[in-house]
Context: one part of a larger RNA
RNA sequence: GGAUUAACGCUGGCGGCGUGCUUUAUGCAUGCAAGUCGAACAGUCAUGAUUUAUCGUGACAGUGGCGAACGGGUGAGUAACGCGUAAGCAACCUAUCCCUAAGUGGGGGACAACUUCGAGAAAUUGGAGCUAAUACCGCAUGCGGUGGUGGAGCGCGAGCUUCAUCACCAAAGUUCCUCGCAAGAGGGACGCUUGAGGAGGGGCUUGCGUCCGAUUAGCUAGUUGGUGAGGUAACGGCCCACCAAGGCUAUGAUCGGUAGCUGGUUCGAGAGGACGACCAGCCACACUGGAACUGAGAUACGGUCCAGACUCCUACGGGAGGCAGCAGCAAGGAAUAUUGCGCAAUGGGCGAAAGCCUGACGCAGCGACGCCGCGUGGGGGAAGAAUGCCUUCGGGUCGUAAACCCCUUUUCCCAGGGACGAAUAAUGACGGUACCUGGGGAAUAAGCAUCGGCCAACUACGUGCCAGCAGCCGCGGUAAUACGUAGGAUGCAAGCGUUAUCC
Numbered sequence: 001g002g003a004u005u006a007a008c009g010c011u012g013g014c015g016g017c018g019u020g021c022u023u024u025a026u027g028c029a030u031g032c033a034a035g036u037c038g039a040a041c042a043g044u045c046a047u048g049a050u051u052u053a054u055c056g057u058g059a060c061a062g063u064g065g066c067g068a069a070c071g072g073g074u075g076a077g078u079a080a081c082g083c084g085u086a087a088g089c090a091a092c093c094u095a096u097c098c099c100u101a102a103g104u105g106g107g108g109g110a111c112a113a114c115u116u117c118g119a120g121a122a123a124u125u126g127g128a129g130c131u132a133a134u135a136c137c138g139c140a141u142g143c144g145g146u147g148g149u150g151g152a153g154c155g156c157g158a159g160c161u162u163c164a165u166c167a168c169c170a171a172a173g174u175u176c177c178u179c180g181c182a183a184g185a186g187g188g189a190c191g192c193u194u195g196a197g198g199a200g201g202g203g204c205u206u207g208c209g210u211c212c213g214a215u216u217a218g219c220u221a222g223u224u225g226g227u228g229a230g231g232u233a234a235c236g237g238c239c240c241a242c243c244a245a246g247g248c249u250a251u252g253a254u255c256g257g258u259a260g261c262u263g264g265u266u267c268g269a270g271a272g273g274a275c276g277a278c279c280a281g282c283c284a285c286a287c288u289g290g291a292a293c294u295g296a297g298a299u300a301c302g303g304u305c306c307a308g309a310c311u312c313c314u315a316c317g318g319g320a321g322g323c324a325g326c327a328g329c330a331a332g333g334a335a336u337a338u339u340g341c342g343c344a345a346u347g348g349g350c351g352a353a354a355g356c357c358u359g360a361c362g363c364a365g366c367g368a369c370g371c372c373g374c375g376u377g378g379g380g381g382a383a384g385a386a387u388g389c390c391u392u393c394g395g396g397u398c399g400u401a402a403a404c405c406c407c408u409u410u411u412c413c414c415a416g417g418g419a420c421g422a423a424u425a426a427u428g429a430c431g432g433u434a435c436c437u438g439g440g441g442a443a444u445a446a447g448c449a450u451c452g453g454c455c456a457a458c459u460a461c462g463u464g465c466c467a468g469c470a471g472c473c474g475c476g477g478u479a480a481u482a483c484g485u486a487g488g489a490u491g492c493a494a495g496c497g498u499u500a501u502c503c
Base pairs, nucleotide, nucleotide: 001503002502003501004500006499007498008497009496010495013374014373015372016371017370018369019367020366021332026330027329028328030327031326032325035066036065037064040063041062043060044059045058046057047056048055049054073285074284075283082210083209084208085207086206087205088204089203092202093201094200097198098197100195101194102193103192104191105139107137108136114129115128116127117126118125119124144169145168146167147166148165149164150163151162152161153160154159173190174189175188176187177186178185179184211257212256213255218248219247220246223245224244225243226242227241228240230238260282261281262280263279264275265274266273267272287308288307289306290305291304310321311320312319313318338364340363341362342361346360347358348357349356350355377407378406379405380404388397389396390395412440413439414438415437416436417435421430447492448491449490450489451488452473453472454471458487459486460485461484462483468475469474
């Protein structure tokens, strides 16, 4: 000198764009953050039409489907195939989506809801009875798939492709239109089942790279390898039985400390150093520890179970909870914001759609926290008012500075108009905002640090090794340009200094 998620002191006019718990991965009141589908299903309620029957419309707890594994947060752990990079899988999986082939026949029994009888303070829960489905379970069929056996072709090979044969393996309907008196028929859309391929996503393996310490030198029994079972989507000591005695290490094993990694950021001419906030990719975690279930996908932040600590409710029998989501509170701390508006846009979930949900997101609020831009007026105006300060008492300085004259209106105030963003048939939170026009009036707007040398800028008074200053050298003990005040000056400026950290 530059940089910073900064803080502190003094000061503070505006705007744009960013950014804001670095500390206790401490504890949390309250509200919201994941729902949706009645075009899967019986039913309940409301309402309308109608002559009852019945039909239409709307809403709904429940069964069922999809989603809830995304999105959002944090950095505790992790020195690791965790991350980065480059490869591999002849050892793998993949819901939704796209393409493609074939099929979608015929039956059955339940359980919620509901009714009823209970238990309990509550959370919740038991018995009996009734019922539907795209819920559940058999049967049929098998383009095909899986497994066995046999054959052929290909590959260096583990294997791949193909043919024959035996066994096993599927499914669900809803809705719209047309024709019809109806029964029904035909067609469309959305589905369902079994395969093949793709896209995107994931799993696994490997080479190389990835902090400090030797005042850590030896480490290791599922340890290293083999055989065989098991397990997994899949290879594998992943697990188990048996067998062998291996495996790692001075090219630093093991142990200890520290740490999420990267794209990048920052300093630097570079080499290189330091860092990893915001944004993006990957990983890990969700009160602490453990476990699985469901599912295409989790060993699941706002799911389940167990244990523990803590908090809360209780009728003392028993229950409830998890902000490292958005706000907000307490505590800690030098220190970090609103319990705001909106789904208008972008994106996501569900739905045929209308639409619903979305603290993702878009905005607004607060903070000079940062960067950038603008303003606090412009021109004229005395050999130069006054005050202040200094003085050799002549004067000098503040100083064209002020006053005064002329002008302007960025900004400010008032009034009127008023968007783009919307893809429009409709729909704008921001927002009566930006912007435009008119009116008013120099009006609403300057500080901070320094002035001994380094280092730009000097005098007076006060003080008297005191009070104090200080980055280093050093100042202060009676004329201090070094302390304090004043005048003046220098530097930067809505900031200026100090402190901390890095180069």